The prediction has a mean pLDDT of 80.
This is a predicted structure of a 140-nucleotide RNA (c-di-AMP riboswitch aptamer (ydaO/yuaA leader)) from Nitrospira japonica.
Lineage of the source: Bacteria > Pseudomonadati > Nitrospirales > Nitrospiraceae > Nitrospira.

C1' cells in the first nucleotide's frame, strides 16, 4: 500500500437552492462580484397542433370531486375525499404519520440544435419492523 474479516460506532430532513475564489472587515459573519455544480425559462428545421376573453402560459407534488355556508349558479371559508408527493445511507416488503400550498408572466410562448436569459430563497427536527447492499471511522 492492497485485500478480506470483525467491531456494530457514525451519518440530519424538505428543496435546484451547494462549493470555491476575490473585495471589504482586526477577525468572524454579512454584503458585493466571479466561477463551478445543480435547477428553470425562451428559442429553428422536422414533427405535432390548428382554435387565440370561455384569454393563454410558467414554477411547484400541490390536481380533481362531493357536500355545507353564502349576498345563490362565482369568489372566500369549512368538511370529507382524490391524482400526486415526503418521512433521516440506498432499494424492496409491511405498517404508521404528514402535505395535497402558494406565487409569477402580462395578451404572449407546442416540440426545438445553435444561441439567449434567470434562480441558487426559505422552512424545519428524524429515530416502526424485516431483508439485501453500500459509505466513513477505530481497533485487531
Nucleotide at each position: 500500500g492492497u485485500c478480506a474479516u470483525a467491531u456494530a460506532g457514525c451519518a440530519g430532513c424538505c428543496u435546484a437552492a451547494a462549493u470555491c475564489c476575490a473585495u471589504u472587515u482586526a477577525a468572524a459573519g454579512a454584503a458585493u462580484g466571479g466561477a463551478u455544480g445543480c435547477g428553470g425559462g425562451g428559442g429553428a428545421a422536422c414533427c405535432a397542433a390548428a382554435u387565440u376573453u370561455u384569454g393563454g402560459g410558467g414554477c411547484g407534488u400541490a390536481u380533481u370531486u362531493a357536500c355545507c355556508u353564502g349576498a345563490c349558479u362565482a369568489c372566500c371559508g369549512g368538511u370529507a375525499a382524490u391524482a400526486g408527493g415526503g418521512a433521516a445511507c440506498u432499494u424492496c416488503c409491511a405498517g404508521u404519520c404528514c402535505c395535497g400550498a402558494g406565487c409569477c408572466c402580462g395578451u404572449c410562448a407546442g416540440c426545438u440544435a445553435a444561441c439567449c436569459c434567470c434562480g441558487u430563497a426559505g422552512g424545519c427536527a428524524u429515530u416502526u419492523g424485516g431483508a439485501a447492499g453500500g459509505g466513513c471511522a477505530u481497533u485487531g